c-di-GMP-I riboswitch aptamer from a soil metagenome, 70 nucleotides, folded computationally. Rfam family: c-di-GMP-I riboswitch aptamer. Gene Ontology term of the family: cyclic-di-GMP binding. Rfam describes the family as follows. GEMM was predicted in a large-scale screen for bacterial structured RNA regulatory elements. Model confidence (mean pLDDT): 84 of 100.

[in-house]
RNA sequence: AAAUAGCACACCCGUCGCGAGGCGGGGCCGCAAAGCCACGGGGCUCCACGGAGCCAGCCGGGUUGCCGAA
Numbered sequence: 001a002a003a004u005a006g007c008a009c010a011c012c013c014g015u016c017g018c019g020a021g022g023c024g025g026g027g028c029c030g031c032a033a034a035g036c037c038a039c040g041g042g043g044c045u046c047c048a049c050g051g052a053g054c055c056a057g058c059c060g061g062g063u064u065g066c067c068g069a070a
Base pairs, nucleotide, nucleotide: 006031007030011026012025013024014023015022016021029057035063036062037061039060040059041058042055043054044053045052046051
C1' cells in the first nucleotide's frame, strides 16, 4: 500500500436519569486506536452556590491492542 473484520456523530425507536447524558436496536457523517482510564486543559448539566455530576467522536497525557509491503 491493499484486503478482511471493527467502531458509530447527527437522526429515529425503546428504556434509565431532574438534567448534561447512559444503555439496547437501526444508522447516512466520519474514525488506525472513534479500545479503555476524568490525570491536565476545555465544554456541558443540576443545585441549597458549597458542591455533586456528564462528555474518551474537543485537545493533551497514561495504558492495552488488529492487519501489514519495503